The part of an RNA shown here (small-subunit ribosomal RNA, 3' major domain) has 476 nucleotides and comes from an uncultured prokaryote. RNAcentral holds the full RNA, with entries from ENA. Model confidence (mean pLDDT): 83 of 100.
Context: one part of a larger RNA
RNA sequence: UGACGGGGGCCCGCACAAGCGGGGGAGCAUGUGGCUUAAUUCGAGGCAACGCGAAGAACCUUACCUGGACUUGACAUAUUUCUGACUAUUAUGGAAACAUAAGUUCUCUUCGGAGCAGGUAUACAGGUGCUGCAUGGCUGUCGUCAGCUCGUGCCGUGAGGUGUUCGGUUAAGUCCGGCAACGAGCGCAACCCAUAUCUUUAGUUGCUAGCAGGUAAUGCUGAGGACUCUAGAGAGACUGCCCGUGUUAAGCGGGAGGAAGGCGUGGACGACGUCAAGUCAGUAUGGCCCUUACACCCAGGGCUGCACACGUGCUACAAUGGCCGGUACAAUAGGCAGCAAUACCGCGAGGUGGAGCUAAUCCCCAAAACCGGCCCCAGUUCGGAUUGGAGUCUGCAACUCGACUCCAUGAAGUCGGAAUCGCUAGUAAAGGCGUAUCAGCUACGACGCCUUGAAUACGUUCCCGGGCCUUGUACA
Repeated sequence: UGACGGGGGCCCGCACAAGCGGGGGAGCAUGUGGCUUAAUUCGAGGCAACGCGAAGAACCUUACCUGGACUUGACAUAUUUCUGACUAUUAUGGAAACAUAAGUUCUCUUCGGAGCAGGUAUACAGGUGCUGCAUGGCUGUCGUCAGCUCGUGCCGUGAGGUGUUCGGUUAAGUCCGGCAACGAGCGCAACCCAUAUCUUUAGUUGCUAGCAGGUAAUGCUGAGGACUCUAGAGAGACUGCCCGUGUUAAGCGGGAGGAAGGCGUGGACGACGUCAAGUCAGUAUGGCCCUUACACCCAGGGCUGCACACGUGCUACAAUGGCCGGUACAAUAGGCAGCAAUACCGCGAGGUGGAGCUAAUCCCCAAAACCGGCCCCAGUUCGGAUUGGAGUCUGCAACUCGACUCCAUGAAGUCGGAAUCGCUAGUAAAGGCGUAUCAGCUACGACGCCUUGAAUACGUUCCCGGGCCUUGUACA
């Protein structure tokens, strides 16, 4: 000087407390360990691994295993030398591939050759092989915590200190005052995006108040720019104003006006550094290793295996509910190898067919929780696992191993031990909808969108993590 203390002081955070809802018990989904296996490819490991890489494992992917092939190679460049390609058919085989027969004989040319393709030979290719403790780059984490430093000066023999401590204040090393310090940098804040209000510009594909026409009905039509909305430009919030308080300060408490008030709300943004944290399997890359194999091609299998253990979720155990019926109100986003309306067929998944739409125009599109009737507290009209049968769709192909539909079946489960998680407002909780990946899908995941919409916070004694000052130390 740091680090640490079941030392002290001050302060903060869904840290506790106050509340609401969960997980831990059940079934299923998914990831992991373990076990098994020819293989169950690899990585990730307290927080910060475990619905993680994987925003899509039937083949492919695929890296693993078994079997069958191949060796200048599936891919790149160069040289050498030869050839002209190539296409189609048949047989064998699981395919890769191999063999046989038939047909055709590339383009340009200054006729030297060049391009393209194939073969031979040689340099080389190739490696998801090892090392993330050789690395770059990127990322997680402490932590959006308020810190981390420098120049000059001053103090100290020196390590170093001062500044950065102190008194207030703040979300903040934020600002004010004081001070052997005076300044400055990286952080904080602001600048950026979205959202909440208004003005203005512009009215099509959007809108419809007034006017006119028309319909069974509908902005349907003429028309209009008022309104909503769309998307450009601006305004607006700054403790600016008032009162109190405070050191005549920074600020704090209250009030006015205002759509919004003191950081308005949400996002992007992550200092010096820590963990030899993670990644050589995203790519790049040093070194080492393999080179008729640790490269490469193909078929089939595996990654989905199941006495078990753990994590994350979904569905429930019901009456604030289940079923039936009627009916109202969204937003984000997506669409041409696509989205697909009206119509018809099917109980249904779906099929036939195809208007319209390269989309504020057409489509996906049904929003669901909401409202009436039945059920009457039961393992039930709760719950839906499991299993049998029959089907639909995608796709060369659903046996291993897809999703969905219908009929039948109707398991556990009656609110969950110890211990434990999230959340402070349009939040939690509840409800549905959309998208990426994608032929299809094991999506109950992830990322978004809107609808309904709470309770509680006395407070900082305690648990956890953190910041500043101070103190002790056999620690560095």